A computed fold for a 92-nucleotide RNA, annotated as Glycine riboswitch aptamer. Rfam family: Glycine riboswitch aptamer. Gene Ontology term of the family: glycine biosynthetic process. From the family's description: This family represents the bacterial glycine riboswitch. It was read from a public genome assembly, where an Rfam model found it. Its mean pLDDT, the model's own confidence on a scale to 100, is 77.
RNA sequence: GAGGAGGCUCUGGAGAAGUCCAUUGAAUUGGGUGCCAAAGGUGCAAGGCGGUUUUUCGCUGAAUCUCUCAGGCAAAAGGACAGAGCAGGAUA
Numbered sequence: 001g002a003g004g005a006g007g008c009u010c011u012g013g014a015g016a017a018g019u020c021c022a023u024u025g026a027a028u029u030g031g032g033u034g035c036c037a038a039a040g041g042u043g044c045a046a047g048g049c050g051g052u053u054u055u056u057c058g059c060u061g062a063a064u065c066u067c068u069c070a071g072g073c074a075a076a077a078g079g080a081c082a083g084a085g086c087a088g089g090a091u092a
Stems, first nucleotide, its partner, number of pairs: 002091001007086006017033001019032004034073003040069001041067001043065001047060005
């Protein structure tokens, strides 16, 4: 002098019911129906590893894909991800 992962701050940040019934001071709480995918979580292709003479089997294995368990469907909050800044200091 350079500098990964992760962290903190600021900015941007999608989708889907202001649904129905009951209840409440109140979108308060409970239930029904219909939806959403971008907190978190589930599943897996190629590839890798192992077993099997073969067929093939097991393990491992990514996503904004998939499922919709959790979460969500006015605003607020949250929000993957992106940009900027800050501290930090593995390693060479």